This is a predicted structure of a 70-nucleotide RNA (c-di-GMP-I riboswitch aptamer) from a marine sediment metagenome. The model forms 94% of the base pairs in the Rfam consensus.
[in-house]
């Protein structure tokens, strides 16, 4: 620390699903871990509600990590 690369909020269009929300296209608000864990503690939402499920783009932690002009 430029260039180029990456990831992808809202919103739309198609699916799944009781639902939180996921899946696929599209879009790009914005991430430098916006990479991976989630049975590591905690928040939060749902549902046929108490134990099954969701959400990492929620707080912290664990673990692993990009290119490098001039």
């Nucleotide at each position: 620390a430029a260039a180029g690369g990456g990831c992808a909020a809202a919103c739309c269009c198609g699916g799944a699903g009781c639902g939180a929300u996921c899946c696929g296209g599209g879009g790009g608000c914005g991430c430098a871990a916006a990479g991976c864990c989630a049975a590591c503690g905690g928040a939060c939402c749902c549902c046929u509600c108490u134990g099954a499920g969701g959400u990492g783009g929620c707080c912290g932690g664990g673990c692993u990590g990009c290119c490098g002009a001039a």